Context: one part of a larger RNA
C1' cells in the first nucleotide's frame, strides 16, 4: 500500500449525482398512540417508563389430616413495598431507525439462469368478438388428438386491469357484420365464323377455285362467390379544425361572421414520468433551491378501457424535505487480522 475490521477529541451530511456506506433502532412488560380509511386497518404508529438479587406483603395452583374455616406442606410471581450490588442487570451473543409530502402500480405473486426485479409481467374484476356439439379454435398431409369424459354461469380469441365516480363526438377511410335489385367477373357449357390440308373442277401451261372428313382456332349467349353498390358497427382499427371582428379606461369576449369537415376533443386532469420557448410566472419550504410541493393555463405535441381522475392499504419502486444517527466529510489518527515487500 491492499483487503476485512475496531476504536475517537470537537463539530454532525459541511461529503456526494444521490446519506452510497456505516452508525442509530432492536428482545419482552407496562403506559400511550395522530392524519386518513374500502371501518379490516393505519399501528411495533410516534413518543414516554420499567427488567438483575433478597426480604416482606399480596395474589394464586394443589395435597393430607372428618367438612366449611383457620392453621400447615409443596410451588409459582400477576401486583405491591423496603432492601441491595455495579460505570452499565433483555449487564455478553442475537434481535425494526423514524416522520411528512408527492409519483407509479390496487394488493399478494412473475421476470432478463450470468451487468435491469421495476412503473414492465401477472391478477382478482370489467368490456367486445366467435362458437349449438362431429362446437368455434389449436396440431397433424391423413387416420386422429387436444377444446372435453367439457355444453353458452362453458369454451376459444382479444383490449382493460382491484375499489370509487365516469367512460363525450364522429361509420367519410380501413375492417367486420348483413342485404340483394343492378353493373363487373372464373372455369365449364356453347359453337356464328376463321384458317390448314385435298377428292375433284377449271386452265395448253403457271396455276386458281375447292365437298367431306381431319386439325387448329374461335364470336354471341350461359355462367358463383368477390369486387362496384346500400346499411349497420368505435370497450373495431382510428380521428376529434382555421381566420376576422365585438362589450361606456385598458385588456378580454358570454357574442356575431365566414370557410372547411365524418365529426371539429365532452368531463376531468394539466411546465405533467407527456412543456420546446423554460430555470415559464406566483406562492410555500432554506440565509441562498435549474429539483420538490401547491397554483396558474399560453396543452410545442393531455383526455377519456392504446382508458381518464381519484383512492385507504400495500412496495428491497422513484422524487423531495425533516428528526435521531454517525468518520459520508472539515481532517486525520492509532489498533488488529491475511496476503505481498523490505531487512535480519
Nucleotide at each position: 500500500u491492499u483487503a476485512u475490521c475496531g476504536u475517537u477529541a470537537a463539530g454532525g451530511a459541511a461529503c456526494u449525482c444521490g446519506g452510497c456506506a456505516a452508525a442509530u433502532u432492536a428482545a419482552c412488560c407496562u403506559c400511550g398512540u395522530a392524519a386518513c380509511u374500502u371501518c379490516g386497518g393505519g399501528a411495533g404508529a410516534a413518543g414516554a417508563g420499567g427488567u438483575g438479587c433478597c426480604u416482606g406483603u399480596u395474589a394464586u395452583g394443589u395435597g393430607a389430616a372428618u367438612u366449611a374455616a383457620a392453621u400447615u406442606g409443596c410451588g409459582u410471581a400477576u401486583a405491591c413495598a423496603g432492601g441491595u450490588u455495579u460505570c452499565a442487570a433483555u449487564a455478553a451473543a442475537g434481535a425494526g431507525g423514524c416522520c411528512c409530502a408527492a409519483u407509479c402500480g390496487a394488493c399478494u405473486g412473475u421476470u432478463u439462469a450470468g451487468c435491469a426485479a421495476a412503473a414492465a409481467c401477472a391478477c382478482a374484476g370489467a368490456g367486445c368478438u366467435c362458437u349449438g356439439c362431429a362446437a368455434a379454435c389449436u396440431c397433424g398431409u391423413a387416420a386422429g388428438a387436444g377444446g372435453a369424459a367439457g355444453u353458452a354461469u362453458a369454451g376459444a380469441g382479444u383490449u382493460u386491469g382491484a375499489c370509487g365516480c365516469c367512460u363525450g363526438c364522429c361509420c367519410a377511410g380501413u375492417g367486420c357484420u348483413g342485404g340483394a335489385a343492378g353493373g363487373u367477373u372464373a372455369a365449364c357449357a356453347g359453337g356464328a365464323g376463321a384458317u390448314g390440308u385435298u377428292a375433284g373442277u377449271c386452265g395448253u401451261a403457271a396455276g386458281a377455285c375447292g365437298a367431306a372428313g381431319c386439325a387448329u382456332u374461335g364470336a354471341a349467349u350461359c355462367g358463383a362467390a368477390g369486387c362496384c353498390c346500400c346499411a349497420g358497427u368505435a370497450a373495431a382499427c382510428g380521428g376529434c379544425g382555421g381566420c376576422c371582428g365585438u362589450a361606456a379606461c385598458u385588456a378580454u369576449a358570454a357574442c356575431g361572421g365566414u370557410c372547411c369537415u365524418a365529426a371539429g376533443g365532452u368531463a376531468g386532469c394539466g411546465a405533467a414520468g407527456u412543456c420546446c420557448c423554460u430555470u415559464g410566472u406566483c406562492g410555500g419550504g432554506u440565509a441562498a433551491a435549474u429539483u420538490c410541493c401547491g397554483a396558474c393555463c399560453u396543452g410545442c405535441a393531455u383526455g377519456a378501457a392504446u382508458g381518464g381522475c381519484g383512492u385507504a392499504a400495500c412496495g428491497a419502486g422513484u422524487u423531495g424535505g425533516g428528526c435521531g444517527c454517525u468518520g459520508u466529510c472539515u481532517u486525520a489518527a492509532c489498533g488488529a487480522u491475511a496476503c505481498u515487500c523490505u531487512c535480519a
This is a predicted structure of a 344-nucleotide part of an RNA (large-subunit ribosomal RNA, domain IV) from a metagenome. The full RNA is in RNAcentral, with records from SILVA. Rfam family: Bacterial large subunit ribosomal RNA. The coordinates come from a structure-prediction model, not an experiment, and the mean pLDDT is 85.